The RNA shown here (small-subunit ribosomal RNA) has 1524 nucleotides and comes from a metagenome. The RNAcentral record of the sequence draws on SILVA. Its mean pLDDT, the model's own confidence on a scale to 100, is 82. It matches the Rfam family "Bacterial small subunit ribosomal RNA".

[in-house]
RNA sequence: AGGGUUUGAUCCUGGCUCAGAACGAACGCUGGCGGCGUGGCUAAGACAUGCAAGUCGUACGGACUAUUCAAUUGAGCAAUCAUGAGAAUAGUUAGUGGCGGAAGGGUGAGUAAUGCAUAGGUAACGUACCCUAAGCUCUGGGAUAGCUGCGUCCCGCAAGGGACUUUAGCGAAAGUGCAGGUAAUACCAGAUUCCCUCACAGGGUCGAAUGGCCCCGUGAGUAAAGGUUUCGACCGGCUUUGGAGCGGCCUAUGUCGUAUCAGCUUGUUGGUGAGGUAACGGCUUACCAAGGCUACUACGCGUACCGGGACUGAGAGGUUGGCCCGGCACAUCGGGACUGAGACACUGCCCGGACCUCCACGGAGGGCUGCAGUAACGAAUAUUGCGCAAUGGACGAAAGUCUGACGCAGCGACGCCGCGCGCAGGAUGAAGCCCCUCGGGGUGUAAACUGCUGUCAGGGUGAAGAAAGUCCCGAGUAAUCGGGAUUGAUCGACCCCAAAGGAAGGCCCGGCUAACUUCGUGCCAGCAGCCGCGGUAAUACGAAGGGGCCUAGCGUUGUUCGGAAUUACUGGGCUUAAAGCGCACGCAGGCGGAUUGGUAAGUGUCCUGUGAAAUACCCCGGCUUAACCGGGGAACUGCGGGGCUAACUGCCUUUCUUGAGGCAAGUAGGGGUGUGUGGAACUCUGGGUGGAGCGGUGAAAUGCGUAGAUAUCCAGAGGAACGCCGGCGGAGAAAUCGACACACUGGGCUUGUUCUGACGCUGAGGUGCGAAAGCGUGGGUAGCGAACGGGAUUAGAUACCCCGGUAGUCCACGCCGUAAACGAUGCCUACUAGGUCGUGGUGGUUCUGACACCGGCACGGCCGAAGCAAAAGUGAUAAGUAGGCCGCCUGGGGAGUACGGUCGCAAGGCUAAAACUCAAAGGAAUUGACGGGGGCUCACACAAGCGGUGGAGCAUGUGGCUUAAUUCGAAUCAACGCGAAGAACCUUAUCCUGGGUUUGACAUGUAUGGAUGUCCGCUAUGAAAGUAGUUGGAUUGCCUUCGGGUGAAACAUACACAGGUGCUGCAUGGCUGUCGUCAGCUCGUGUCGUGAGAUGUUGGGUUAAGUCCCCUAACGAGCGAAACCCUUAUCGUUAGUUGCCAGCGGGUCAUGCCGGGAACUCUAACGAGACUGCCGGUGUUAAACCGGAGGAAGGCGGGGAUGACGUCAAGUCCUCAUGGCCUUUAUGCCCAGGGCUGCACACGUGCUACAAUGGCGCGAAACAAACCGACGCAAUACCGCGAGGUGGAGCAAAUCGGAGAAAGCGCGUCUCAGUUCGGAUUGCAGGCUGCAACUCGUCUGCAUGAAGUUGGAAUCGCUAGUAAUCGCGGAUCAGCUACGCCGCGGUGAAUGUGUUCCUGAGCCUUGUACACACCGCCCGUCAAGUCAUGGGAGCCGGGAGUACCUGAAGUCGGAUAGCGAACCCGCAAGGGAAGCGUCUGCCGAUGGUAAGCCUGGUGACUGGGGCUAAGUCGUAACAAGGUA
Repeated sequence: AGGGUUUGAUCCUGGCUCAGAACGAACGCUGGCGGCGUGGCUAAGACAUGCAAGUCGUACGGACUAUUCAAUUGAGCAAUCAUGAGAAUAGUUAGUGGCGGAAGGGUGAGUAAUGCAUAGGUAACGUACCCUAAGCUCUGGGAUAGCUGCGUCCCGCAAGGGACUUUAGCGAAAGUGCAGGUAAUACCAGAUUCCCUCACAGGGUCGAAUGGCCCCGUGAGUAAAGGUUUCGACCGGCUUUGGAGCGGCCUAUGUCGUAUCAGCUUGUUGGUGAGGUAACGGCUUACCAAGGCUACUACGCGUACCGGGACUGAGAGGUUGGCCCGGCACAUCGGGACUGAGACACUGCCCGGACCUCCACGGAGGGCUGCAGUAACGAAUAUUGCGCAAUGGACGAAAGUCUGACGCAGCGACGCCGCGCGCAGGAUGAAGCCCCUCGGGGUGUAAACUGCUGUCAGGGUGAAGAAAGUCCCGAGUAAUCGGGAUUGAUCGACCCCAAAGGAAGGCCCGGCUAACUUCGUGCCAGCAGCCGCGGUAAUACGAAGGGGCCUAGCGUUGUUCGGAAUUACUGGGCUUAAAGCGCACGCAGGCGGAUUGGUAAGUGUCCUGUGAAAUACCCCGGCUUAACCGGGGAACUGCGGGGCUAACUGCCUUUCUUGAGGCAAGUAGGGGUGUGUGGAACUCUGGGUGGAGCGGUGAAAUGCGUAGAUAUCCAGAGGAACGCCGGCGGAGAAAUCGACACACUGGGCUUGUUCUGACGCUGAGGUGCGAAAGCGUGGGUAGCGAACGGGAUUAGAUACCCCGGUAGUCCACGCCGUAAACGAUGCCUACUAGGUCGUGGUGGUUCUGACACCGGCACGGCCGAAGCAAAAGUGAUAAGUAGGCCGCCUGGGGAGUACGGUCGCAAGGCUAAAACUCAAAGGAAUUGACGGGGGCUCACACAAGCGGUGGAGCAUGUGGCUUAAUUCGAAUCAACGCGAAGAACCUUAUCCUGGGUUUGACAUGUAUGGAUGUCCGCUAUGAAAGUAGUUGGAUUGCCUUCGGGUGAAACAUACACAGGUGCUGCAUGGCUGUCGUCAGCUCGUGUCGUGAGAUGUUGGGUUAAGUCCCCUAACGAGCGAAACCCUUAUCGUUAGUUGCCAGCGGGUCAUGCCGGGAACUCUAACGAGACUGCCGGUGUUAAACCGGAGGAAGGCGGGGAUGACGUCAAGUCCUCAUGGCCUUUAUGCCCAGGGCUGCACACGUGCUACAAUGGCGCGAAACAAACCGACGCAAUACCGCGAGGUGGAGCAAAUCGGAGAAAGCGCGUCUCAGUUCGGAUUGCAGGCUGCAACUCGUCUGCAUGAAGUUGGAAUCGCUAGUAAUCGCGGAUCAGCUACGCCGCGGUGAAUGUGUUCCUGAGCCUUGUACACACCGCCCGUCAAGUCAUGGGAGCCGGGAGUACCUGAAGUCGGAUAGCGAACCCGCAAGGGAAGCGUCUGCCGAUGGUAAGCCUGGUGACUGGGGCUAAGUCGUAACAAGGUA
């Protein structure tokens, strides 16, 4: 610091996603040790059990225990023993009393301010314990807990004693009664008053005010407690002062979301009186006034403890508030007070509710959000541990007691940190495993093995330290010091022993992202953070080997920040990507020209207070290190106070004119409103003429018309709109404005030696204007014309086209308030090259004027520099450079929708979500492809012609059907007389039926065997293959020392293996088809562009051609085109046999037959020739084209071979080769028979015809080329009507043979008919080939004589030696279903010189939402599944209030017949007072009733929406998308 993902590729916009860090975590796998931390985030839901707040006997009276002393009494002679009143000492303690239970500990429910943070205030306050200072501590009194009695039984007359128990009565329990008497530092009364408080006066001083402080006078009021003692004192008590610390209250500022919450408020805001409080205050109450808060967000709703800090981040920020610290709030829920210095009180009290427990049913008790622990909840969170040794707290004079605060330990890898699981050597490298091209490679120095070491864990020993204090003794007045004794829950180093021994896993390996192979699987199983993998060769699934990363952990999930400049303060945008309000006016707000003086709010600087500690940072130090901890510093960017400064901003003030406005003089204009007028056109009405159509369309029809239309003339009526001028001209804020005239009226521009003096800009809300359509009322209605009717079109046509036609369009008034309301560009100001055109003013130049020229202003356009922009583009009319203000945007869909609110008569407008879903949606540009876009050009593409196909019969191929099987492949062109240049068996393919065989029909190797073997025969069986057998014959390599050896070939057995026309042409090679013999396809360098790319290759000409020329940011080059090659057309040279024969000679009926010839033809080799070379014209002085000459041939002479980059996953695994898969007594191999030939049918390709340009017959009977022949071609001759047979001269061929060419030509006949056309079909008789012609060959003869009379829609070939027509040959082949295919020659046309159309192609251009590329993409309804959501008669919850009823506890108030120690009166009885109790009033929790509000769940039915490989209907959009 970035990366992946939209595209064929590119740039941009934009979302999604990843890499990082963190965590009170959880889950999966794994797990050695230690240190330091940390651990119920869910149910503020419920809790068994134990513990968590007590302490003080130096406050008090008792009780009890122990010890000592001991009166008394008894026993004993006595010693003494027993008893034991009482006392002392020591100790324990229920109760009274004091202090503390308001701290500590827990939790975060509530709370958006009664909170918290920061800074202040309190002149409006309190304060127990502590410190300080002053003064005091006198005299009395009456109670009350505790205690005793109010049990039973026994002893005893009794007193009393003893024992017992359920602790006595009532009660189950909790608890509770009566009587008696008692203490205090408990309670009460009185006295005293330095102070204090209050009242009334006076003085001083201070303050912004109420007022504070100080001094002084008079009056009134209020205190106290003792204990211990070694007698030194110590600890207390009371009043007051000051302090410290802690609190109460007040103020300012800050403190989440929501405006789909815009108005809220009646104790509300203020005042007066009273009450209340420690204290101010509507805090409370009565009365008076009507205020108070709010867009700087009141009120409402939702959510939430707040801060120091924590996490993240470069920072600014964002998120967060667990542990630790500070504050607040709460303690089962709600209410209440009491006590107290302090509470409305976690382990206090009262009441109400819910829940739980006990119960004898009458009543009682309880509160873990303390520490442990339990069940429950949950993804999930620990021990019912030890100790008060330390720190701290309460109490105490102290010892000490208490302390689940705390210190420790336990559990959990939950986190951070540290350590270990060994170290060194050790092979061209063991084994195993994996891969392999079988050669090898990897794991890998890894292991084994050798040597060494000893951390951690284990065992032993166990120092220092955490310990300070306390007690005793001594010293000292004391503080304190010295000596001795004593206190550890827990932790613990070094050292010794032993032994490599006890200690490694997790995730990942397609890209992002470090790390690759094999097998399995086969869109299955599965993976996945995003893109995406998996449909038979998966580095993406699963496993293994190998590798990468981290390591006692590793991954996953969740959450936060980051990356994300993706909410942009730092730091974004708005023409087209999301985004400028339709336009204006304008309140608030924001911003604001030049200048003087002042001020000091902002700003700046200095000083100062505060910003707790901890944390973070720096330095130093302590644990072996680190984490962790200690000390110091800086920092805490904040807030407050004071001083200084005055440039800038603000405020006050002075002045100015340039911004703005006024005035004057001109000026252009479809600016607006109203009224009136006009002509053209149209329709209608009346009349005339006229007489059959008009109208309309692609073509028609509906419609109008003999009742007289259309057309035409005249007259009249009506409504709407204003031609030409007219213009990228004008005006207006926009919407918009167009005949003419008048009236009223708004704005602009120009000029001016004019005036005011910043009066300005923008503008949330608000207000006004606002096309068309639409709505309301009333008019109007010529034309046009939604809806509607009809006619067409069409598969349909609720459309496009046509004929009609109502609302509407028009007017007046009132609504609506939206448009692609667009320059898709908010308004204002300033600045920043030019050029050019237009509109309206104006200045100057010349003596004047016109024209002209030169300036300047305003407005409207075009081109363009810089700059900007993703690019397109923009460019003084900015989208440049800046400033001010407003509006708006934040992925696509859902959706501008729902709900709510508001406006509207309605239609609907404005405001405006969420669930869910996708990984894109989008902008600009690029290359292609495509277009029922355009331009140019070409092709038998069309046209012009000739002949066919499609109809018939037959042949052949295919589909289909059939079949046991009808083997397989080929499928638009580019499958279909194709693979197949030969299916009766074979071929042939396990295609079918049946028989057989298993190392095999074929190849190689190994091992063993034994000379087996091979060939020709024979027998049995069989359909054959084969099987079984037989004996007879023939034959067997190489070496040799001839003894033999070897084992070649072959055989048998066994094993490796062979074999497969089995699958995959979508795993492949090779070959082939096609576009297309079309003219294209590319590269290097350079240049342009951010880039994909472009340029070159475009343009102007030209060509068959990207052929050539010219121009040119291109210059060159390559593959194609052309040429080179073959053939053909002419000539020459050479050569003449098997070919030829002119001349010479010979011969024959005849024939180059013979001698000979080398001329000609021909043969086959080499050359020549044609190049726009020459002439004229056109053309750019070009390329080239046109015409001509010459020439056998002329502009590529004809034909062939030759096929660029690529396309079609085109074809072929059945030619061959080949990966993978499958098969192995079978999918291999052998054999017999059948099938591939099957036939209601359909299609393709052909043949033969339908006839007279013909058929048939006859004929002197004419003329080719190419090719074939030994497994062959076969002549003459003979036989047969013929196919053919017999026979075999000649010929490995310019020699012999096939071999007769046919059409043609001549003559004759047939005479238009199903024929003398046509020959299918069928019968009979034959020939040939072959082992064999039944399925299933061909040929011949005789007989038979079908369809067919030129072929619908449609469609094919061909431009010259071509089409058409005629025959000949060859391959394959025993034969042949060949009419096919490949060649050969003979005869031999017609038409076109064009490019409108059809098809295809090339180039340029244009549009595109296509890129699998139009056989593309894609929209909506319906149907199916599923998901979330709106409405919905309602139903069920929750929340906050309102009104009324109820009215616990309790404070306050009132009443009071009960009770009533202290004080008063009284001798007493008694009375009074305070108080208690009881009753009652206000308030008041809870509960109830009622009507609404907010919010959630659910709901028959219903609305739309999203998503979902192959559903239905159409084809709306993208190309002019076929109606832009």